[in-house]
């Protein structure tokens, strides 16, 4: 890559390095960025997994991971409501993303 499964509206910097990009991919939108993008370091935040205890829990950054701008930044597919001819809400679904596990 593929299956299953649990979670994604919380939480995290007036740091260095670096120099134009960057918010997954694709269309539309809307943001971020020379007052410093992306990426690396350090710093933080989170209990997914193991470790700990007094074991349907608690607590803990110690191991492993994994997040650190905006709801997974929002839409896109069926449905329903509510306005109405234009939008708004709301379920579920695809996709994505991180853990655990499994062919």
């Nucleotide at each position: 890559g593929c299956c299953u499964u649990a979670u994604c509206a919380a939480g995290a910097g007036u740091g260095g390095u670096g120099g134009a990009g960057g918010g997954a991919a694709u269309a539309g939108g809307c943001c971020c960025g020379a007052a410093g993008a992306a990426a690396c370091c350090c710093g933080g935040c989170a209990a997914c997994c193991g470790g700990u205890a007094u074991u349907g829990u608690a607590g803990c950054a110690c191991g492993g991971u994994g997040c650190u701008a905006a709801a997974u930044c929002c839409u896109a597919c069926a449905g329903a409501a509510a306005u109405u001819a234009u939008u708004u809400u709301c379920u579920g679904g695809a996709a994505g993303a991180u853990g655990a596990g499994g062919a």
This is a predicted structure of a 103-nucleotide RNA (SAM riboswitch aptamer (S box leader)). The model forms 94% of the base pairs in the Rfam consensus.